RNA sequence: UAAGGUCGGAGAGAUGAUCGCCCCGGUUGUUAGCAGUGAUGCGGACAGCAGGGGAGGAAAGUCCGAACUCCGCAGAGCAGGAUGCCUUGUAACGCAAGGGGCCCGCAAGGGUCGGAAAGCGCAACAGAGAGCAGACGGCCUCGGCUCCGAUACGUCGGGGACGGGGUAAAGGUGAAACGGUGAGGUAAGAGCUCACCAGUUCUGCCGGCAACGGCAGAAGCUAGGCAAGCCCCAUCCGGAGCAACACAAAUAUGGAAGUCGUACCUGGCUCGGGUCAUGCUUCCAUGGUAGUGGCAAGAUCAGCUUGGCGACGAGCUGACCAGAUAAAUGAUCGUCAUCUGUCCGCCAGCUGGCGGAUGAGAUAACAGAAUUCGGCUUAUGACCGGCUUUGAGCU
RNA sequence: GGGGUUGUAGUUCAACUGGUUAGAGCACCGGCCUGUCACGCCGGAAGUUGCGGGUUCGACUCCCGUCAAUCCCG
Numbered sequence: 001u002a003a004g005g006u007c008g009g010a011g012a013g014a015u016g017a018u019c020g021c022c023c024c025g026g027u028u029g030u031u032a033g034c035a036g037u038g039a040u041g042c043g044g045a046c047a048g049c050a051g052g053g054g055a056g057g058a059a060a061g062u063c064c065g066a067a068c069u070c071c072g073c074a075g076a077g078c079a080g081g082a083u084g085c086c087u088u089g090u091a092a093c094g095c096a097a098g099g100g101g102c103c104c105g106c107a108a109g110g111g112u113c114g115g116a117a118a119g120c121g122c123a124a125c126a127g128a129g130a131g132c133a134g135a136c137g138g139c140c141u142c143g144g145c146u147c148c149g150a151u152a153c154g155u156c157g158g159g160g161a162c163g164g165g166g167u168a169a170a171g172g173u174g175a176a177a178c179g180g181u182g183a184g185g186u187a188a189g190a191g192c193u194c195a196c197c198a199g200u201u202c203u204g205c206c207g208g209c210a211a212c213g214g215c216a217g218a219a220g221c222u223a224g225g226c227a228a229g230c231c232c233c234a235u236c237c238g239g240a241g242c243a244a245c246a247c248a249a250a251u252a253u254g255g256a257a258g259u260c261g262u263a264c265c266u267g268g269c270u271c272g273g274g275u276c277a278u279g280c281u282u283c284c285a286u287g288g289u290a291g292u293g294g295c296a297a298g299a300u301c302a303g304c305u306u307g308g309c310g311a312c313g314a315g316c317u318g319a320c321c322a323g324a325u326a327a328a329u330g331a332u333c334g335u336c337a338u339c340u341g342u343c344c345g346c347c348a349g350c351u352g353g354c355g356g357a358u359g360a361g362a363u364a365a366c367a368g369a370a371u372u373c374g375g376c377u378u379a380u381g382a383c384c385g386g387c388u389u390u391g392a393g394c395u
Numbered sequence: 396g397g398g399g400u401u402g403u404a405g406u407u408c409a410a411c412u413g414g415u416u417a418g419a420g421c422a423c424c425g426g427c428c429u430g431u432c433a434c435g436c437c438g439g440a441a442g443u444u445g446c447g448g449g450u451u452c453g454a455c456u457c458c459c460g461u462c463a464a465u466c467c468c469g
Stems, first nucleotide, its partner, number of pairs: 001391009013336007021054004026049006033042003056366001060377002063375005068241004075271004080237005085099005100113005114232002119230002121226002136171001138167006145160006179197006198222001200219008245293003253285007261276001263275004300319008337363004341358007396468007405421004414452001423439005445461005
């Protein structure tokens, strides 16, 4: 330096004209309807006019957390689920920020996180032994038997196989073998004892809001791994979801079963609570409805000031910014911008750089609101930056 | 809107409560058999266990995330 890979960042072209689509309020006209003696007023629908607004960073997956709404108030216990170092932020969170311990890395940095001295369970193969371990070879010792040698015939020394016991230092196995080094000690050995070191727990002091860190002392002499096996501890969790729910409109009911109980509701269970006759529950058949609200002013957005290391908070000013229902948000053309291509000139160590012309081409990918927010995760062309692989050039 | 199940060789399925090298049928390839083909017999190849991390000595199996397929309820 080119191309590729990977990680991150901002961003998701701008503007004008014409023609369309959805929504909003305004205005003009026509015309149902209502009120009024009337003039006229109110007002639904339709049409015209001009105006305003109209997808996303993820609208996605639906993985968490909430708002909101309802459920014969949600009370207790059990079961179940979630989370899991500390502090802070936040409406809340399993999210984020800052910090701590441990592991990996030369480093920048990355990963991880309650308890294994409450209990149960698991560990293939190899190996002697795998969990308050074990004796294969080795080392030491005892017993009788046997062989060899010596003999003062009392025994003594050495070897062999057999049997009993001690041993965890050295060997080898394994992912893992019950602290390390040295000395004492012993038949041989061993935290068996001692000194130093490492680690654990406890106590005290110091620093820190805390997790934790530092120092000193003591104890037992060392209590291994896995809780993403069961489990224990702490904290939290009633259930359902906008097809929630409310209002309006419309209609046509019929059949079967159950109904003070082994019933139904409180959507896991038990207690507790509630309901029970023109009624209620479950199932089946057949009809009616397809409208409005919820639903767009909000944990909102933009700018400025300010507190905080930061996530984030506070104050002031301004703005109103999609609401469709089979679902609108688009098309064409011009100009600018960006990128690509072509041509020319200059520079050069290079396939490269710079400048100009040409307007030839492109403006793309992932994707599309559906009650609403805060996160997480995933997808993503071109552009910018870091790291990296390969090629080329120079030193 | 809510709830489940599955993903392993080309294909259909196994693999126990984590254990050594993931197995089997069909299909495929080669050889034998036959005058030839089929059948039959013998042998062989074929795997990112959907993907990415993690726990563990060890992962198809356990945990987290993610992608895809499929089923059920209103």
Molecule: RNase P RNA; transfer RNA
Organism: Fidelibacterota bacterium